Context: one part of a larger RNA
Molecule: small-subunit ribosomal RNA, 5' domain
Organism: Bacteroidales bacterium
RNA sequence: GGAUGAACGCUAGCGGCAGGCCUAAUACAUGCAAGUCGAACGGGAUUUGAGUAGCAAUACUUAAUGAGAGUGGCGCACGGGUGCGUAACGCGUAUGCAACCUACCUUUAACAGGGGGAUAGCUCCGAGAAAUCGAAAUUAAUACCCCAUAGAAUUAUUGAUUGGCAUCGAUUAAUAAUUAAAGCUCCGGCGGUUAAAGAUGGGCAUGCGUGCCAUUAGCUAGUUGGUGAGGUAACGGCUCACCAAGGCAACGAUGGCUAGGGGUUCUGAGAGGAUUAUCCCCCACACUGGUACUGAGACACGGACCAGACUCCUACGGGAGGCAGCAGUAAGGAAUAUUGGGCAAUGGACGCAAGUCUGACCCAGCCAUGCCGCGUGCAGGAAGACAGCCCUAUGGGUUGUAAACUGCUUUUGUCAGGGAAUAAACCCCCGGAUGUAUCCGGGGCUGAAUGUACCUGAAGAAUAAGCAUCGGCUAACUCCGUGCCAGCAGCCGCGGUAAUACGGAGGAUGCAAGCGUUAUCC
Numbered sequence: 001g002g003a004u005g006a007a008c009g010c011u012a013g014c015g016g017c018a019g020g021c022c023u024a025a026u027a028c029a030u031g032c033a034a035g036u037c038g039a040a041c042g043g044g045a046u047u048u049g050a051g052u053a054g055c056a057a058u059a060c061u062u063a064a065u066g067a068g069a070g071u072g073g074c075g076c077a078c079g080g081g082u083g084c085g086u087a088a089c090g091c092g093u094a095u096g097c098a099a100c101c102u103a104c105c106u107u108u109a110a111c112a113g114g115g116g117g118a119u120a121g122c123u124c125c126g127a128g129a130a131a132u133c134g135a136a137a138u139u140a141a142u143a144c145c146c147c148a149u150a151g152a153a154u155u156a157u158u159g160a161u162u163g164g165c166a167u168c169g170a171u172u173a174a175u176a177a178u179u180a181a182a183g184c185u186c187c188g189g190c191g192g193u194u195a196a197a198g199a200u201g202g203g204c205a206u207g208c209g210u211g212c213c214a215u216u217a218g219c220u221a222g223u224u225g226g227u228g229a230g231g232u233a234a235c236g237g238c239u240c241a242c243c244a245a246g247g248c249a250a251c252g253a254u255g256g257c258u259a260g261g262g263g264u265u266c267u268g269a270g271a272g273g274a275u276u277a278u279c280c281c282c283c284a285c286a287c288u289g290g291u292a293c294u295g296a297g298a299c300a301c302g303g304a305c306c307a308g309a310c311u312c313c314u315a316c317g318g319g320a321g322g323c324a325g326c327a328g329u330a331a332g333g334a335a336u337a338u339u340g341g342g343c344a345a346u347g348g349a350c351g352c353a354a355g356u357c358u359g360a361c362c363c364a365g366c367c368a369u370g371c372c373g374c375g376u377g378c379a380g381g382a383a384g385a386c387a388g389c390c391c392u393a394u395g396g397g398u399u400g401u402a403a404a405c406u407g408c409u410u411u412u413g414u415c416a417g418g419g420a421a422u423a424a425a426c427c428c429c430c431g432g433a434u435g436u437a438u439c440c441g442g443g444g445c446u447g448a449a450u451g452u453a454c455c456u457g458a459a460g461a462a463u464a465a466g467c468a469u470c471g472g473c474u475a476a477c478u479c480c481g482u483g484c485c486a487g488c489a490g491c492c493g494c495g496g497u498a499a500u501a502c503g504g505a506g507g508a509u510g511c512a513a514g515c516g517u518u519a520u521c522c
Base pairs, nucleotide, nucleotide: 001522002521003520004519006518007517008516009515010514013374014373015372016371017370018369019367020366021332026330027329028328030327031326032325035074036073037072040071041070047064048063049062050061051060052059053058081285082284083283090210091209092208093207094206095205096204097203100202101201105198106197107196108195109194110193111192113147114146115145116144123136125134126133127132153178154177155176156175157174158173159172160171161170162169163168183190184189211257212256213255218248219247220246223245224244225243226242227241228240229239230238260282261281262280263279265274266273267272287308288307289306290305291304310321311320312319313318338364340363341362342361346360347358348357349356350355377408378407379406380405388398389397390396391395414458415457416456417455418454422449427444428443429442430441431440432439433438434437466511467510468509469508470507471492472491473490477506478505479504480503481502487494488493
């Protein structure tokens, strides 16, 4: 000198764009953050209309509406948060899988015949303070089960052709065995099963790279390898039985300490050094530890079970909970924001769709935290005015064109008027094309931010400057006070009676809505 997720002191007019718990992965009141589908299913509270009976209350029938809960499907493994752990194939980079999986989506081919028993809900009974639970009767399905059909699928056996990268792979033939399905419909469609391929996403393995300490020198028994078996989507001591005695290490094993990794960011001429806030990719974690279930995918932040610590409810028998989601609270700290608006856009889940949900996201609020931009006027004006301050003092100098005064402008601010883009799709209506479910054209609907940005007009210099420094380094000097005191200080050093170094004043210098100090990095 540059830089910062900064903090502190003094000061402060505006806008745009960014950023905002670096500390306690501490504890959390409250609200919201993951639902959706009635075009899978049984049902149906409520409300409204009509009719019948009745004087009426009301009862019954019928049509529409369709809440809440339940079965079922898909989603909840994404999105969002944090950096505890991890020096590791965790990450980066480059390869490999003749050792693998992949819901939804796309393409291709084939198929969807018949039957059955339950169960939630509802009703009834019961236990309990509650959470919740038990029993009886009865009911549906795209829930569950059985039979049929079935190759290109799986398994076993036997062949053939061919290729390679060791194990082997690919193609093909025969025989035997095994395994499928679901309907709904507004009739347009939406779904179901099997197989092959693609796409997407993952899994695994390997080469190289990836902190500090040798005042850590030896470490290791599933340890290293083999055979066999089990397990997995898959290879493998991944696990187990048996056998062998290996394996790693001064090219740093083992141990200890520290740490998420990278793209990046800062600095520097570069080499390098430092860094990993924001944004993107990967990893790990979800009160602490462990376990699996479901599922295409989890060993699952707002799922389950067990143990532990903590908090809460209780009728003392027993129960409930997990903000490292968004806000917010307490605590810690030098220090870090609103218990805001909206799904209008983008994206996601579900749905044929309308749509619903979405603290993702888009916006607004707070903060000079940073960067950038603008303003606080411009021109003229010397009696070089008064006051202040200084000096070698009846005189000068300086403040200083500064002010007054004259003319001009109106950014910004105030007031008044107008007023966006972001929106085009989905959907509805009309028309057309191909020719049968798609595409195209036209019109209509939809804005949280927002009466915001922006534009126009009006009056009026009006609404707007500070901070640090002035001995040398280092731009900028005098007076007064103080008297090794009070104090200053980054280094050298100043201060003991004329201090340009302390304190004040005048003046000056630097930067400027900021300026200084502190901390850290180069």